[in-house]
Context: one part of a larger RNA
RNA sequence: GAGUAACGAAAAGACAAGUGAGAAUCUUGUCCGCCGAAAGCCUAAGGGUUCCUGAGGAAGGCUCGUCCUCUCAGGGUAAGUCGGGACCUAACGCGAGGCCGAAAGGCGUAGUGGAUGGACAACAGGUUGAAAUUCCUGUACCACCGUAAACCGUUAUGAGCAAUGGGGUGACACAGAAGGGCAGUGACGCGGGCUGAUGGAAUAGCCCGUCCAAGCAGUGAGGCUAGUGUGUAGGCAAAUCCGCACACUAUUAGGCUGGGCUGUGAUGGGGAGCGAAAAUUAUAGUAGCGAAGGUCAUGUACUCCGGCUGUCAAGAAAAGCCUCUAGCCAGGUGAAGGUGCCCGUACCGCAAACCGACACAGGUAGGCGAGCAGAGCAUGCUAAGGCGCGC
Numbered sequence: 001g002a003g004u005a006a007c008g009a010a011a012a013g014a015c016a017a018g019u020g021a022g023a024a025u026c027u028u029g030u031c032c033g034c035c036g037a038a039a040g041c042c043u044a045a046g047g048g049u050u051c052c053u054g055a056g057g058a059a060g061g062c063u064c065g066u067c068c069u070c071u072c073a074g075g076g077u078a079a080g081u082c083g084g085g086a087c088c089u090a091a092c093g094c095g096a097g098g099c100c101g102a103a104a105g106g107c108g109u110a111g112u113g114g115a116u117g118g119a120c121a122a123c124a125g126g127u128u129g130a131a132a133u134u135c136c137u138g139u140a141c142c143a144c145c146g147u148a149a150a151c152c153g154u155u156a157u158g159a160g161c162a163a164u165g166g167g168g169u170g171a172c173a174c175a176g177a178a179g180g181g182c183a184g185u186g187a188c189g190c191g192g193g194c195u196g197a198u199g200g201a202a203u204a205g206c207c208c209g210u211c212c213a214a215g216c217a218g219u220g221a222g223g224c225u226a227g228u229g230u231g232u233a234g235g236c237a238a239a240u241c242c243g244c245a246c247a248c249u250a251u252u253a254g255g256c257u258g259g260g261c262u263g264u265g266a267u268g269g270g271g272a273g274c275g276a277a278a279a280u281u282a283u284a285g286u287a288g289c290g291a292a293g294g295u296c297a298u299g300u301a302c303u304c305c306g307g308c309u310g311u312c313a314a315g316a317a318a319a320g321c322c323u324c325u326a327g328c329c330a331g332g333u334g335a336a337g338g339u340g341c342c343c344g345u346a347c348c349g350c351a352a353a354c355c356g357a358c359a360c361a362g363g364u365a366g367g368c369g370a371g372c373a374g375a376g377c378a379u380g381c382u383a384a385g386g387c388g389c390g391c
Stems, first nucleotide, its partner, number of pairs: 013031006032388004040368003046348002050346001051075006060068002080141002082344004087118002092113003098107003122139005142340004150333003158329001160328002165324005173311004179304003184298005189210006211269002215264005222257004226249007234242002273289002312315001354363002370382004
């Protein structure tokens, strides 16, 4: 320079009460304002205790500060079923032998690792200051172990198990269209409450609510599919399986799949509302009680649907599952009952907690995403919820 610029989105604060040495800034209340395909909710990555409680105010906080994502202390993350591993493979990596190379090492078979994919058994409610599909209550399911009754089998007319092997399935592109259904939403009805300090409102008034899963049993819109027998040189052995050939029956039945619906689950949960007692420095809308729960309309990007139709550029693999034998084998099936390992789980997550040197107007994958008007996730105003951007 200069007590100058600046104090980081122009979404906005006001008042009262409280606490305190001290309050524009902390807490509470009443109004006001802002977002609302977000400035709400869930979650991946990343961060790593920032979460909660008590205490504190040096420094950090662009002011203040009794406050904090700051400091100190204590506490907090509970799983057979959620995500990952004890399953599978892709790109890609490693790689026994092997090949190549002065060496170091390179390539690569068998194999092995490797999700962003496949497979795989739990839902509803309650609860904490902080965790919940993890705790609790209720109702389930999966795998393994396993006994009673009963049944099947015991030397071959063999019950049962069954491949690291064969076959099927898993198993996939893009575009388009139609219908069924559920969620959601609105209205009426129903239930509960309210009746207005100011011009009006006992009314054709207003406000709030108007539900519930997995599982089990039944049913089933729709979609796909012929079945049986005989033979058989192929499927590296075998096969009753697959393929191929022939014959017969039939165009229906049967089989597979399948959202939803009905019953049950539920004499349960939840529920607007009503609403104690107690000690006292505090406390509680806590404990407890608990109504209605129908109909109609609308209706998607979800589901049926990995479907159907069309097209050409012709759209992973393996495990799993089903089946077939090879083979194993004298026991097997089987209520009750029992067992169930390791890691993650707090909190932020369009952000003051991640990436940007900052409590930075930037960047950050996925899911949910209500109402009125509207073609609409545009736009405007709002709900739930969250904020008023730390002078």
Molecule: large-subunit ribosomal RNA, domain III
Organism: Paenibacillus sp. LPE1-1-1.1